Context: one part of a larger RNA
């Protein structure tokens, strides 16, 4: 000197880019943060259209018929995105290597997709309950469930053999054939098996990874082995049995304290310190424990049990989990709005249209931090007037102001005005598909979509016009005098000032430095 997630104090004009509970992993009122798919299913509680009936001429009743859909049944997703930093001194993290796994959804590539059966929601009736919701009977589909068929590949095998699947839907259409539903043909999405690939994820190893011996001995699933169970998967992972190992002054065990990296910040490096924001791994999710589901969790907005709080209860029972994103209270020296939009980039469903997305894009607040700009230029000596000083002549303040001339950055104010859009859908041709000039696919070419946003940016007007402070001046350390205090009152980073002329305390004029800031303070090299 530098630096900051800072925070005080005075002081404050604009604008971009960041960044904003470092403290109590403390407690939460309120709203949102995870759906979605009618192209998989029965089906119609609500909206709309259509068609019918009544008739009071604008209302009422009917029909799932149609767009469409609560609530259910299924599929996917709810393992991601986001939040924290409690644990954890560990194969957690970092590298660098391994073998004995799994991997939905994508891709490539092979084979298929016959042909049957039962149910249980919803719904209807009855009953229980304050409420949560439960309970019985009856109906009903489905890509939901079970078998049976076939099995190139897979799987198990004593090599004889044995064992394992699938679902269908939507568009479209000349001939045949229908029981007018279809069938059957054909394009797309799917669905079963298996192989390869990607991606993801498990798991083992070396080497690296705070401090403390006023912690020196630590381990009984402990160490290895053999067998069996368990896992996707090796493994004391469990277990039965056998042996007595294993670690340790090259610091075991035990105690403190800590997420860990890329990086940050200082410093010529070496090194020290840190581990905010971003980005990569890890725990974690009121506490503490299990496990189901599923490719994928032992799952933040899931389930069960306990335990603490907390709220409803008709007292029998019940409901809750902001370390999501705003708030709210407490706590703190200290950190924002209960905002806007799915426009865009991601991401979930979906065939698409689209729906949801406090993931993200914006906006708000706050000199919090860097950077940029402005607070005017010029001319102006009667060196005015007033302060301050004075050797009382006079110096300063000071070209400062004033006055003359101009200028219009920012701001205000009037008006146009990029770019962030590139799709998808939809219509038009073209070419592949096909028995088709359907339909679906690639292509091109119209069309359309902005939250910011009164955008940037450019222009109109009008006028110095609305825009400086903050600390210092003993020496270090740049900058000096007057009064006023009287070891008081006070300063003070060291040194040290102050007991009557104090350049060190307070004011004042001057100065000096930095400036939308300035200084204190707190921490780091």
């Nucleotide at each position: 000197g530098a630096u900051u997630g800072a925070a005080c104090g005075c002081u404050g004009g604009c604008g971009g880019u960041a960044u904003g509970c470092u403290u109590a992993a403390c407690a939460c009122a309120u709203g949102c943060a995870a759906g979605u798919c009618g192209a998989a299913c029965g089906g119609u509680a609500a909206c709309a259209g259509c068609a019918g009936a009544g008739c009071u001429u604008g209302c009422u009743c009917u029909g799932g018929c149609u767009g469409a859909c609560g609530a259910g049944u299924g599929g996917c997703g709810g393992a991601c995105g986001g939040g924290u930093g409690c644990g954890u001194a560990a194969c957690g993290c970092g590298u660098a290597g391994g073998a004995a796994u799994c991997u939905g959804c994508c891709u490539a590539u092979u084979a298929g997709u016959g042909g049957g059966g039962g149910a249980c929601a919803a719904c209807a009736u009855g009953g229980g309950g304050a409420a949560a919701c439960c309970c019985a009977u009856g109906c009903u589909a489905a890509u939901a469930c079970c078998g049976c068929a076939u099995a190139c590949g897979c799987c198990c095998u004593a090599c004889g053999g044995g064992g394992g699947a699938a679902a269908g839907c939507a568009g479209g259409g000349g001939a045949u054939c229908u029981u007018c539903g279809g069938a059957c043909c054909u394009u797309g999405c799917g669905c079963u098996a298996a192989u390869a690939g990607a991606u993801g994820a498990g798991c083992c190893u070396g080497c690296g990874u705070u401090a403390g011996a006023u912690u020196a001995g630590c381990u009984a699933g402990u160490u290895g082995g053999u067998g069996a169970g368990g896992u996707a998967a090796u493994g004391g992972c469990u277990c039965a049995c056998c042996a007595a190992g294993g670690c340790g002054a090259c610091g075991a065990u035990c105690u403190a304290u800590a997420g860990c990296u890329g990086g940050u910040c200082u410093g010529a490096g070496a090194g020290g310190a840190c581990g905010a924001u971003c980005a990569g791994c890890c725990a974690c999710a009121c506490u503490g424990g299990g496990a189901c589901u599923g490719a994928g969790a032992c799952a933040c907005g899931g389930c069960c049990c306990a335990g603490a709080c907390u709220c409803c209860u008709a007292c029998g029972g019940g409901a809750g989990g902001c370390a999501g994103c705003a708030g709210u209270g407490g706590g703190g020296a200290a950190u924002a709005u209960u905002g806007g939009a799915c426009a865009a980039u991601g991401g979930g469903c979906g065939a698409a249209a689209g729906c949801c997305u406090g993931a993200u894009c914006c906006a708000g607040c706050a000199a919090u931090a860097c950077c940029g700009c402005g607070u005017g230029u010029g001319u102006g000596a009667a060196g005015a007037a007033g302060g301050c000083c004075u050797g009382a002549g006079g110096g300063u303040u000071g070209u400062a102001a004033a006055g003359c001339a101009c200028u219009u950055u920012c701001a205000a104010u009037u008006g146009g005005g990029a770019g962030g859009a590139a799709a998808a859908c939809a219509g038009g041709c073209a070419g592949g598909u096909u028995a088709a000039u359907a339909u679906c696919c690639u292509g091109u070419c119209u069309c359309u979509u902005g939250a910011c946003a009164u955008u940037a940016c450019c222009u109109u007007u009008a006028g110095a016009a609305g825009a400086a402070g903050c600390a210092c001046c003993g020496g270090c350390u740049a900058a000096c005098u007057c009064c006023g205090u009287g070891c008081c009152a006070g300063c003070a980073g060291c040194c040290g000032c102050g007991g009557u002329a104090a350049u060190a305390c307070g004011g004042a004029g001057g100065g000096u430095g930095c400036a939308a800031g300035c200084g204190u303070u707190a921490a780091u090299c």
Description
RNAcentral holds the full RNA, with entries from ENA, Greengenes and SILVA. A computed fold for a 525-nucleotide part of an RNA from an uncultured Gammaproteobacteria bacterium, annotated as small-subunit ribosomal RNA, 5' domain. Its mean pLDDT, the model's own confidence on a scale to 100, is 86. It matches the Rfam family "Bacterial small subunit ribosomal RNA".